[in-house]
Context: one part of a larger RNA
Molecule: large-subunit ribosomal RNA, domain VI
Organism: Occallatibacter sp.
RNA sequence: CGCAGGAGAUUUGAGAGGGCUUGUCCUUAGUACGAGAGGACCGGGAUGAACCAACCUCUUGUGAUCCAGUUGUCACGCCAGUGGCAUAGCUGGGUAGCGAAGUUGGGUCAGGAUAAGCGCUGAAUGCAUAUAAGCGCGAAACCUUCCUCGAGAUGAGAUCUCCCAAGGGGUAUUCCCCUACGAAGGGCCGUGGAAGACUACCACGUUGAUAGGACGGAUGUGUAAGCGUAGUAAUACGUUGAGCUGACCGUUACUAAUAGCCCGUUCGG
Numbered sequence: 001c002g003c004a005g006g007a008g009a010u011u012u013g014a015g016a017g018g019g020c021u022u023g024u025c026c027u028u029a030g031u032a033c034g035a036g037a038g039g040a041c042c043g044g045g046a047u048g049a050a051c052c053a054a055c056c057u058c059u060u061g062u063g064a065u066c067c068a069g070u071u072g073u074c075a076c077g078c079c080a081g082u083g084g085c086a087u088a089g090c091u092g093g094g095u096a097g098c099g100a101a102g103u104u105g106g107g108u109c110a111g112g113a114u115a116a117g118c119g120c121u122g123a124a125u126g127c128a129u130a131u132a133a134g135c136g137c138g139a140a141a142c143c144u145u146c147c148u149c150g151a152g153a154u155g156a157g158a159u160c161u162c163c164c165a166a167g168g169g170g171u172a173u174u175c176c177c178c179u180a181c182g183a184a185g186g187g188c189c190g191u192g193g194a195a196g197a198c199u200a201c202c203a204c205g206u207u208g209a210u211a212g213g214a215c216g217g218a219u220g221u222g223u224a225a226g227c228g229u230a231g232u233a234a235u236a237c238g239u240u241g242a243g244c245u246g247a248c249c250g251u252u253a254c255u256a257a258u259a260g261c262c263c264g265u266u267c268g269g
Stems, first nucleotide, its partner, number of pairs: 001152001005163007015149004021049007033038001051106005059100004066093005071086006110144003117137004164268001166179005185263004189205005210256003213252005220244002226239005
């Protein structure tokens, strides 16, 4: 821009893409078959491999500063306690998130029409013949079935809902022009997001829990500081599962989403 008014939702599915794998074991059954050796079809079940997708309950990795320990040195006047620097100083753990080595799921089943192949009926050719007419069975291939996209499918589909006429003028009703006004809805802007390169998408904007803060909880770390007691002291014990705790869960308008602006009409060739 189009889809002959504008808008918000929900859809149909032309078409396109993806997927389609397979082993071993048990049973049927040591049966059918076979002199024996050996050893099934069909059917039923179990468990894997590789691949793919989703997710983070478990396991595990990361987790640039969440907690603790600790070395050297400097600073806060000193002790104590802290802070800076040394790869994040080093070390031990670790929430959320993100991952896999973790967890869950998937290929199925079924239908249609077939290939090779196997048949029924059956003439040409009194027989025979699966074929000439006609009718069946038959594969991971094909078309559906499963998943994703999908009406620019210009062949532009469908359904539901919402919105829009008041004054003047031209040559009168159609039609056109001007002025005022500016619907539904959308955007700008702002607070953000398990959404994201940007954009887009999604949530919210005081009639508000959108983010931050606060409060409570969870989680992690592992018994803070101070004080007391014991010991000459290092240290230990008690107060104490203490103190601290990013991203997690919930509550709460304290802070910031204020105020506002723009686009978009007049019933539709």